[in-house]
Molecule: Glycine riboswitch aptamer
Organism: uncultured Jatrophihabitans sp.
RNA sequence: CGCGCGGGAGAGCCGAUCCGGGUCGAUGGCGACACGGAACCGGCGCCGAAGGGGCAACAUCCCCGGAACCUCUCAGGCACCAGGACCGCGCG
Numbered sequence: 001c002g003c004g005c006g007g008g009a010g011a012g013c014c015g016a017u018c019c020g021g022g023u024c025g026a027u028g029g030c031g032a033c034a035c036g037g038a039a040c041c042g043g044c045g046c047c048g049a050a051g052g053g054g055c056a057a058c059a060u061c062c063c064c065g066g067a068a069c070c071u072c073u074c075a076g077g078c079a080c081c082a083g084g085a086c087c088g089c090g091c092g
Stems, first nucleotide, its partner, number of pairs: 001092007012044004018037003022033004045078003051074001052072003058065001
């Protein structure tokens, strides 16, 4: 450094569409209501531990260099899954 296994945080709501079944109404198979779900769309908000950017000390004549879980949030993320810095174990 790589691979495998295990552990592994933070941050969301609303609306519409769609799907599901339920209730009610209806001389015609339609309508209304609320509930549940979240891929997509729109709005605003939020998180930082993939990655990426920035900087201190230090060093230097100058320039360059120069870390992070600090910071910025471009990316990424905010049900589950996945991802996940970092830690432990095993192997090469």